[in-house]
Context: one part of a larger RNA
RNA sequence: GGAUGAACGCUGGCGGUGUGGAUAAGGCAUGCAAGUCGAACGAACCUAUUAGUUUUAAAACUGAGAUUAUAUCAAAGUCGAGAAAUUAUUUUGGUUAGUGGCGACCGGGGUAGUAACGCGUGGGAACGUACCUCGAAGUCUGGGAUAAGUAGUCGAUAGUUUUGCUAAUACCGGAUAGACCCUCCGGGGUAAAGAUUGAGUGCUUCUAGAAAGGCCUGCGUAGUAUCAGCUAGUUGGUAAGGUAAUGGCUUACCAAGGCUAUGACGCUUAGGGGAGCUGAGAGGCUGACCCCCACCAUUGGAACUGCGACACGGUCCAAACUCCUACGGGAGGCUGCAGUCGAGAAUCUUCCGCAAUGCACGAAAGUGUGACGGAGCGACACCGCGUGAUGGAUGACACCCUUCGGGGCGUAAACAUCUUUUAUGAGGGAGGAAAUUAUUGACGUUACCUCAUGAAUAAGGGGCUCCCAAUCUCGUGCCAGCAGGAGCGGUAAUACGAGAGCCUCAAGCGUUAUCC
Numbered sequence: 001g002g003a004u005g006a007a008c009g010c011u012g013g014c015g016g017u018g019u020g021g022a023u024a025a026g027g028c029a030u031g032c033a034a035g036u037c038g039a040a041c042g043a044a045c046c047u048a049u050u051a052g053u054u055u056u057a058a059a060a061c062u063g064a065g066a067u068u069a070u071a072u073c074a075a076a077g078u079c080g081a082g083a084a085a086u087u088a089u090u091u092u093g094g095u096u097a098g099u100g101g102c103g104a105c106c107g108g109g110g111u112a113g114u115a116a117c118g119c120g121u122g123g124g125a126a127c128g129u130a131c132c133u134c135g136a137a138g139u140c141u142g143g144g145a146u147a148a149g150u151a152g153u154c155g156a157u158a159g160u161u162u163u164g165c166u167a168a169u170a171c172c173g174g175a176u177a178g179a180c181c182c183u184c185c186g187g188g189g190u191a192a193a194g195a196u197u198g199a200g201u202g203c204u205u206c207u208a209g210a211a212a213g214g215c216c217u218g219c220g221u222a223g224u225a226u227c228a229g230c231u232a233g234u235u236g237g238u239a240a241g242g243u244a245a246u247g248g249c250u251u252a253c254c255a256a257g258g259c260u261a262u263g264a265c266g267c268u269u270a271g272g273g274g275a276g277c278u279g280a281g282a283g284g285c286u287g288a289c290c291c292c293c294a295c296c297a298u299u300g301g302a303a304c305u306g307c308g309a310c311a312c313g314g315u316c317c318a319a320a321c322u323c324c325u326a327c328g329g330g331a332g333g334c335u336g337c338a339g340u341c342g343a344g345a346a347u348c349u350u351c352c353g354c355a356a357u358g359c360a361c362g363a364a365a366g367u368g369u370g371a372c373g374g375a376g377c378g379a380c381a382c383c384g385c386g387u388g389a390u391g392g393a394u395g396a397c398a399c400c401c402u403u404c405g406g407g408g409c410g411u412a413a414a415c416a417u418c419u420u421u422u423a424u425g426a427g428g429g430a431g432g433a434a435a436u437u438a439u440u441g442a443c444g445u446u447a448c449c450u451c452a453u454g455a456a457u458a459a460g461g462g463g464c465u466c467c468c469a470a471u472c473u474c475g476u477g478c479c480a481g482c483a484g485g486a487g488c489g490g491u492a493a494u495a496c497g498a499g500a501g502c503c504u505c506a507a508g509c510g511u512u513a514u515c516c
Base pairs, nucleotide, nucleotide: 001516002515003514004513006512007511008510009509010508013385014384015383016382017381018380019378020377026341027340028339030338031337032336035102036101037100040099041098043096044095045094046093050088051087052086053085054084055083056082060078061077062076065073066072109296110295111294118221119220120219121218122217123216124215127213129211132209133208135206136205137204138203139202140174141173142172143171151162152161154159180189181188182187194201196199222268223267224266229259230258231257234256235255236254237253238252239251240250241249271293272292273291274290275286276285277284278283298319299318300317301316302315321332322331323330324329349375351374352373353372357371358369359368360367361366388418389417390416391415399408400407401406423453424452425451426450427449428448432443460505461504462503463502464501465486466485467484471500472499473498474497475496481488482487
């Protein structure tokens, strides 16, 4: 000099773009963060319609009767809009708890562990893959259950249990069978699901692809020898098991190997890379944000489901912690987005929207999405703009210095003329929308444009002995103090404190910490 996810001190006008829990992978109140499909299924409810039954019964008409009087009241009757309830081989639209399908393994967070085929880079062979694409073939025929709903039981809750009923693209048989699987080459074996409509879509098997993944391996990948020997599934073989697949991956038997000063084994530290900072470069340091990979999800262990997990918002067991309890027993997991406590020098809103991009589901309309798009807070960083411009005295006042002559602040101010970036107010007003018509914008009272008002709303920090740009006066008197180094201060301090002046950077300026 440059740099930072910075912090602290003084100060602080605006905008844009970024960025913001580095410490306790410490504990968490509350809300939200993964749903969707009725064009798979039975059912319940709501709504509308049609038909039937029952009940109520306005107005109108007729008018027994009352009355002096059709002025008025009125029994009874006729007609019957409408309303309510209920039933159903009528029928429209909708909502949904449950069965079922797909998704939940993505996306989002963190860096605890890991010195390792974890990562980077280059090769390899013994693998499976839901959705998607191309192609070939098929989609026949039966069956028994069960949830929901019904009627009960137990329980404080969470939940449990019995009875009998019902559906399916749920489940289970049979048939068919090849370019599939096995084979001793004779043969043997394995599949399916329909729904709605008038057309595509589903389902099953096989071939190929795409893409993403599992596995093996060469090389590279921190410190330490005050760690020198380590190793029995250990190293290899045979056989079997296991896996999608190779393999001591596992087991039995056999052999006695394998690694190591080119640092094994141990210990300490650490996620790796693209990259970032610095430097002329070689290097050195770092691994925030963004992208790729790995790993983790209170701690430890385990499997289930599934194409895929040994699964952050799934299950089971154990442990610690927290909460509820009728004391018998139950419930929970923010290292998702906000937010809270704690610890800390220190790090934000319990915001808006699915309009866009993407993802899940759906035939679609659409629904969901704290991904994402935005807004808010913080001078935390970078960039840009402003805090006025021109004229104005041999030069006001105040203040400072003085050799008392004068000098400085200083065109600075006043004053005059002008401008309106910015500010405030008013009016207009996008793009982002893609979807042939129509509709759809959170941001957004936005950006941007026009007009009006009025210099109006806006300057500080550090320094001035030398390194190092910039000095005088007063106070103090080795005191009080300064300080990065040299050093300064003991009565004339350009070095301490104050004032004036000056230098420098500027919405910042200094200090501290760390790296080159």
Molecule: small-subunit ribosomal RNA, 5' domain
Organism: Patescibacteria group bacterium